Transfer RNA from Propionicimonas sp., 73 nucleotides, folded computationally.
Taxonomically the source falls in Propionicimonas (Bacteria, Bacillati, Actinomycetota, Nocardioidaceae).
It matches the Rfam family "tRNA". It is annotated as a transfer RNA.
Its mean pLDDT, the model's own confidence on a scale to 100, is 83.
């Protein structure tokens, strides 16, 4: 330098035929317990990497940038 993949909650990741953004773990509260743990119930937490474009509407489609990983030279 070229090619490919990835970027979504604190962490690990789902979600793409474009229409309210989710799970597990973690956190907080409550219940249970003599008290913890475990278990059960509930709650909070997100500019979907950034900038443009298309569209009535974009996490999703198109272009570019940045970052990470891998391959080639």
């Nucleotide at each position: 330098g070229c090619c490919g993949c990835u970027g979504u909650a604190g962490c690990u990741c789902a979600g793409u035929c474009g229409g309210c953004a989710g799970a597990g773990c973690g956190g907080c509260u409550c219940a249970c317990u003599c008290g913890u743990a475990a278990u059960g119930a509930g709650c909070a937490g997100g500019u979907c990497u950034c900038g443009g474009g298309u569209u009535c509407g974009a996490u999703u489609c198109c272009c570019g940038a940045c970052a990470g990983c891998g391959g080639c030279u």